This is a predicted structure of a 321-nucleotide part of an RNA (large-subunit ribosomal RNA, domain IV) from Parcubacteria group bacterium M6-OD1-3. Lineage of the source: Bacteria > Bacteria candidate phyla.

Context: one part of a larger RNA
RNA sequence: CCUUCGUUAAGGAACUCGGCAAAAAAUCUAGACGUAAGUUCGCGAGAUGUCUUCCCCGAUGCAAAUCGGGGCGCAGCUAAAGAAACCCUGGCGACUGUUUACCAAAAACACAGGUCUCUGCAAACCCGCAAGGGGAAGUAUAGGGGCUGACACCUGACCAGUGCUGGAACGUUAACGGGAGCGGUUCACGCCAAUCCCCGAAGCGCCAGUGAACGUCGGCGAUAACUAUAAUCGUCCUAAGGUAGCGAAAUUCCUUGUCGGCUAAUUACCGACCCGCAUGAAAGGUGUAACGACUGGGGUACUGUCUCAACGAAGGACCCG
Numbered sequence: 001c002c003u004u005c006g007u008u009a010a011g012g013a014a015c016u017c018g019g020c021a022a023a024a025a026a027u028c029u030a031g032a033c034g035u036a037a038g039u040u041c042g043c044g045a046g047a048u049g050u051c052u053u054c055c056c057c058g059a060u061g062c063a064a065a066u067c068g069g070g071g072c073g074c075a076g077c078u079a080a081a082g083a084a085a086c087c088c089u090g091g092c093g094a095c096u097g098u099u100u101a102c103c104a105a106a107a108a109c110a111c112a113g114g115u116c117u118c119u120g121c122a123a124a125c126c127c128g129c130a131a132g133g134g135g136a137a138g139u140a141u142a143g144g145g146g147c148u149g150a151c152a153c154c155u156g157a158c159c160a161g162u163g164c165u166g167g168a169a170c171g172u173u174a175a176c177g178g179g180a181g182c183g184g185u186u187c188a189c190g191c192c193a194a195u196c197c198c199c200g201a202a203g204c205g206c207c208a209g210u211g212a213a214c215g216u217c218g219g220c221g222a223u224a225a226c227u228a229u230a231a232u233c234g235u236c237c238u239a240a241g242g243u244a245g246c247g248a249a250a251u252u253c254c255u256u257g258u259c260g261g262c263u264a265a266u267u268a269c270c271g272a273c274c275c276g277c278a279u280g281a282a283a284g285g286u287g288u289a290a291c292g293a294c295u296g297g298g299g300u301a302c303u304g305u306c307u308c309a310a311c312g313a314a315g316g317a318c319c320c321g
Stems, first nucleotide, its partner, number of pairs: 001316008010307002014305001019302001027083003030052004038043001040150001054071007072076001085300007092292002097109002113148007125134003151287004156217003161214002163210005170205003177198004183192003218236005245279001246276001257273005
């Protein structure tokens, strides 16, 4: 010096990306009392917190227990072993669950619930060349597929493009079929290459519908009796120009935006504002009690994380063999 441990004056997170890890501590595995905001009334909750615990005497009492007085000890569940912080406030995901066997456990997946769509049974759909099998020994309160993801309040506009669904007409159109046919052939009727006409399905065109289908949801100029701003007006374009909400956000480039709070001091955090580079409504929007080995900020307690290191133990390293 390394590994694993033990103790530490004063301070107590000044360490650090971060109280990470190591470590420490109150405390708990008994009884009694008491317990906030919020809430889906179940919870939150063991919230936080306070007291008691052994022995002797007395009183009440069937007992349990309660009350009063006294005794000893550092300590009365007098052991052992084990467990193990708490509070405030955001984000995300409702929850329990699942996952990258061996760098990721999560905000990812799933989920109950919602909704769209297909499917009438020899079902749709899937496997198989087929036979056959699954679906299902089920039958629309069933089964398949897509999206969303408890619950609460909601879910706006656009059908022009693409998709899907519907449409006894019309246009286009293949093979087949019918007819004509220069010319060829035949005594002839006829037959036939080139060429032309008629008929002719789906599809496409065409006409509608459809967004919890794929998707999309504007620009410029002017205007109010300080200024500023623009309820308002004009104009161009569009299928229609983003509604309710939320908003410097897991989204904000400029940006450490501005204001307030927290701090001695804060690019962080919380609350607002709204000029949203580039939010926005089932690729759901906004809230939300409970829950989370998730993630951000703050605090109490506690500590060798640190100021700043010291001492001790065991095993290595090192020396001899």